[in-house]
RNA sequence: AUUUGAAUUUUAGGACUGCAAAGAAUUUUUGAAAAUUGUUGACGAGGUCUAGAGUUUAUCGAAAUAUUCGGCGGAUGCUCUAGUGAAUUACUUAAUUCAUAGUAUUAAACAAAAAAUAAUAGUAAUAUUAUAACAGAAAUUAAUACAUAAGUUGUA
Numbered sequence: 001a002u003u004u005g006a007a008u009u010u011u012a013g014g015a016c017u018g019c020a021a022a023g024a025a026u027u028u029u030u031g032a033a034a035a036u037u038g039u040u041g042a043c044g045a046g047g048u049c050u051a052g053a054g055u056u057u058a059u060c061g062a063a064a065u066a067u068u069c070g071g072c073g074g075a076u077g078c079u080c081u082a083g084u085g086a087a088u089u090a091c092u093u094a095a096u097u098c099a100u101a102g103u104a105u106u107a108a109a110c111a112a113a114a115a116a117u118a119a120u121a122g123u124a125a126u127a128u129u130a131u132a133a134c135a136g137a138a139a140u141u142a143a144u145a146c147a148u149a150a151g152u153u154g155u156a
Base pairs, nucleotide, nucleotide: 001036002035003034004033007030012026016023017022043061044060045059049083050082051081052080053079054078055077084099085098086097087096088095090152091151092150093149094148102146103145104144105143106142107141108140116131117130118129119128120127121126
């Protein structure tokens, strides 16, 4: 939203029943409950060496008086083990920190979407599209500082 519709109220109605009062077909309104169908329920940024095990509300901000609620599963998170690789020392072994790959500080650059507004679609709940603005973390680039032991080879 549609359908069915208990019960009650309301608007009209006056076939028909009845001596009458009145009842009542029909009509309108409210509407419990049920069934069916549909809609909403996380906005982007960032993130994977390989294998195994473990663990669970797996990083960052935006929005938010509000379902961004609740549940389940997955997952690039984290921890451990093994392998490979990077930096710290030219090589080897080991150690530490890591995974196009050390730690810290500073600077630079990069800079989001939703919400809003408008249009369109839909009976409607809502949805889609377009457009201006506004983040933070990590990583990147540059600079500075700091970051191994033993053994071996070569040179002086």
GlmS glucosamine-6-phosphate activated ribozyme aptamer, 156 nucleotides, folded computationally. It was read from a public genome assembly, where an Rfam model found it. Rfam family: glmS glucosamine-6-phosphate activated ribozyme aptamer. Gene Ontology terms of the family: regulation of gene expression and catalytic activity. From the family's description: This entry contains a glucosamine-6-phosphate activated ribozyme that is found in the mRNA for GlmS. GlmS is an enzyme that uses fructose-6-phosphate and glutamine to generate glucosamine-6-phosphate. The ribozyme catalyses self cleavage of the glmS mRNA that is thought to regulate GlmS activity.